Predicted 3D model of a 315-nucleotide part of an RNA (large-subunit ribosomal RNA, domain IV) from Hadarchaeota archaeon (SeqCode). Taxonomically the source falls in Hadarchaeota (SeqCode) (Archaea, Methanobacteriati).

Context: one part of a larger RNA
RNA sequence: UCCAGCCGAGGGAACUCGGCAAAUUGGCCCCGUAACUUCGGGAUAAGGGGUGCCUGCCCCGCGAGGGACAGGUCGCAGUGACCAGUGCAGUCCGACUGUUUAAUAAAAACACAGGUUCCGGCAAGCCCGAAAGGGUGUGUACCGGAGCUGAAUCGUUCCCACUGCCGGGAUGUCAAGCGCGGUUCCAACCGUGUUAAGCACCGGUGAAGGGAGGGGAUAACUAUGAUCCUCUAAAGGUAGCGUAAUCCCUUGUCGCUUAAUUGGCGACCCGCAUGAUAGAUUAACGAGACUGCAGCUGUCCCCGGCUGGAACCCG
Numbered sequence: 001u002c003c004a005g006c007c008g009a010g011g012g013a014a015c016u017c018g019g020c021a022a023a024u025u026g027g028c029c030c031c032g033u034a035a036c037u038u039c040g041g042g043a044u045a046a047g048g049g050g051u052g053c054c055u056g057c058c059c060c061g062c063g064a065g066g067g068a069c070a071g072g073u074c075g076c077a078g079u080g081a082c083c084a085g086u087g088c089a090g091u092c093c094g095a096c097u098g099u100u101u102a103a104u105a106a107a108a109a110c111a112c113a114g115g116u117u118c119c120g121g122c123a124a125g126c127c128c129g130a131a132a133g134g135g136u137g138u139g140u141a142c143c144g145g146a147g148c149u150g151a152a153u154c155g156u157u158c159c160c161a162c163u164g165c166c167g168g169g170a171u172g173u174c175a176a177g178c179g180c181g182g183u184u185c186c187a188a189c190c191g192u193g194u195u196a197a198g199c200a201c202c203g204g205u206g207a208a209g210g211g212a213g214g215g216g217a218u219a220a221c222u223a224u225g226a227u228c229c230u231c232u233a234a235a236g237g238u239a240g241c242g243u244a245a246u247c248c249c250u251u252g253u254c255g256c257u258u259a260a261u262u263g264g265c266g267a268c269c270c271g272c273a274u275g276a277u278a279g280a281u282u283a284a285c286g287a288g289a290c291u292g293c294a295g296c297u298g299u300c301c302c303c304g305g306c307u308g309g310a311a312c313c314c315g
């Protein structure tokens, strides 16, 4: 010096990306327990007090034993060792228990119950297989398959022009085949008629792929613009939420938190480039992300000592 462990005056996060690591807490009994809430929870919330041994008396039990009260007594210390939750507050994401990158990622990713759309009446639909045949299923729409969303609660606006899907079938287009005609000795060949799906055409459909504007003027201070004009689209973003896991400008502005804050939280909102392709909210939950407070500490001020092992030096 390294590894494992123990102790430390005064201070107590000043350390650091960050309390990482360590410390605090800890069992049982009694008291007591907030916001919020889906009324189940939250909750061991938080926060207090007690805890050994001896004697007496009482209660329960057949008993072993269990429990209550009073008095006495010892130690620095009585869950005397081992064992054994740090707590609280705010926010984001995901409802939750679960699953995952065997060997750098456990998460906000996947799944989930619930919601919703589409296909299917069974010799079906979907899947495997040139086929025979097989699976779903010896099931039958309260079922099976496929997609999206992701508990609950409150809601889920407008657009069918484009693409997709579904329906329609008058007309147009339209292959082979077939009919008719022509040429030829025959086959071929040429012309023409008929003609399916598809496409064109017409309509429907958004919890289908997706999309959801610009310019100018205007109120008796100013500012702002309920209002008006105009161009334009299939329709011009509704409810909400909003400097956000989304905001370039940006350390936006204001408030709270600090002595001091590119942080956090609450507001504001012409949102570079939010928005119901899911939005908003949410108790409980989380080895998830961020922030604050209390307690606690060798993280630090600032290092010291000790125990065991290793390296190293000498023999």
Stems, first nucleotide, its partner, number of pairs: 001310008010301002014299001019296001027051005036041001038151001052073005058067003074078001086294007093286002098110002114149007125136004153280002157212003162209002164205005171200003177194006213231005240274001241271001252268006